This is a predicted structure of a 73-nucleotide RNA (Fluoride riboswitch aptamer (crcB RNA motif)) from an Acidobacteriota bacterium. The prediction has a mean pLDDT of 77. The organism belongs to Acidobacteriota, within Bacteria. The sequence was found by an Rfam model in a public genome assembly.
RNA sequence: AUCUCGAAUGGCGAUGGAGUUCGCCAUAACCGGGCCGCCGUUUCUGACCGGCCCUGAUGACUCCUGGCAGCCU
Numbered sequence: 001a002u003c004u005c006g007a008a009u010g011g012c013g014a015u016g017g018a019g020u021u022c023g024c025c026a027u028a029a030c031c032g033g034g035c036c037g038c039c040g041u042u043u044c045u046g047a048c049c050g051g052c053c054c055u056g057a058u059g060a061c062u063c064c065u066g067g068c069a070g071c072c073u
Stems, first nucleotide, its partner, number of pairs: 009026005016064006032054006039046001
């Protein structure tokens, strides 16, 4: 110096907050899906970028807040 493991702590898991729990990360974890265009290829798959469209406030469970739809008063 590098790699691995453990402990503690912190962070992260496509739209807010809290609790519980799971997974991941140590400067990384993380940054949704479909179609078309561009690029490349014999063709297909495909990255970045651009355009259009769609689902969900959870990683999972519960509650609160916000939003949408239906019914009743």